[in-house]
RNA sequence: UAAAACUAAUCGCAAAACUGUCGAAAGGCAGUGACGCAAAGUUUCGGGCCUACGGUGCUUGUCGUAAAAAGACUGCACUAAGGUAGCCGAGCCACCGGA
Numbered sequence: 001u002a003a004a005a006c007u008a009a010u011c012g013c014a015a016a017a018c019u020g021u022c023g024a025a026a027g028g029c030a031g032u033g034a035c036g037c038a039a040a041g042u043u044u045c046g047g048g049c050c051u052a053c054g055g056u057g058c059u060u061g062u063c064g065u066a067a068a069a070a071g072a073c074u075g076c077a078c079u080a081a082g083g084u085a086g087c088c089g090a091g092c093c094a095c096c097g098g099a
Base pairs, nucleotide, nucleotide: 012037013036017032018031019030020029021028022027035086041092042091043090045089046088047087048084049083050082054079055078056077057076058075061073062072063071
């Protein structure tokens, strides 16, 4: 350096799904339940990703009009101080064993 085999103990957390609930949504909370996790403890400090109530811009089409325009509806794009800590990094706290 490579391959194979063997390999603790006490514990902890809880994916998906279902039910209820909050939320515009993403998603959160509670119960049931375990896919997994040695930080799957905690904190949005940095990045990624998810959502877009609202806002901004545009708008095929619809309404509007005598005909237009304005305006309204529809659709599209962008937008986070919303969310994801079980996406990664980072800060803080931390069980057992060995060295």
This is a predicted structure of a 99-nucleotide RNA (c-di-GMP-I riboswitch aptamer) from a Bacillota bacterium. It was read from a public genome assembly, where an Rfam model found it. The coordinates come from a structure-prediction model, not an experiment, and the mean pLDDT is 84. The organism belongs to Bacillota, within Bacteria. It matches the Rfam family "c-di-GMP-I riboswitch aptamer". Gene Ontology term of the family: cyclic-di-GMP binding.